The RNA shown here (SAM riboswitch aptamer (S box leader)) has 109 nucleotides and comes from Marilutibacter maris. Model confidence (mean pLDDT): 79 of 100. Its Rfam family is "SAM riboswitch aptamer (S box leader)". From the family's description: The SAM riboswitch is found upstream of a number of genes which code for proteins involved in methionine or cysteine biosynthesis in Gram-positive bacteria. The RNAcentral record of the sequence draws on Rfam.
């Protein structure tokens, strides 16, 4: 890349450097020279995958759950910042553990 499967209303910030942009994409709305993006170094969040501990099952080195947090990924402005289809809602205004795009992970190709 593609595809399956899960999860996205919670959570985590400092410093150096660089310098005009960025928040996937469109519309809005934010953030930003009181320095965005972005790279590095530190810290930190979580718990997907691995680990480890306990507890439940099992025929099973398996499944499930809870804790932990030194390993690989992810993350650390706004809900995925909000809407984009659809359904209900007479309009607005708003509801849907909704779809669809997009993230992240894990599994196959």
């Nucleotide at each position: 890349c593609a595809u399956c499967c899960a999860u996205c209303g919670a959570g985590a910030c400092c410093g150096a450097c660089u310098g005009a942009g960025g928040g996937a994409c469109a519309g809005g709305c934010c953030c930003u020279u009181u320095g965005a993006c972005g790279u590095c170094g530190g810290g930190g969040c979580a718990a997907c995958c691995g680990g480890u501990g306990c507890a439940g099952u099992g025929a099973a080195u398996g499944c499930u759950g809870c804790a932990c947090a030194a390993g690989g990924u992810g993350c650390c402005a706004a809900u995925u910042c909000c809407u984009g289809c659809g359904g209900u809602g007479a309009u607005c205004c708003g509801c849907c553990g909704g779809a669809c795009c997009g993230a992240u992970g894990c599994a196959u190709g």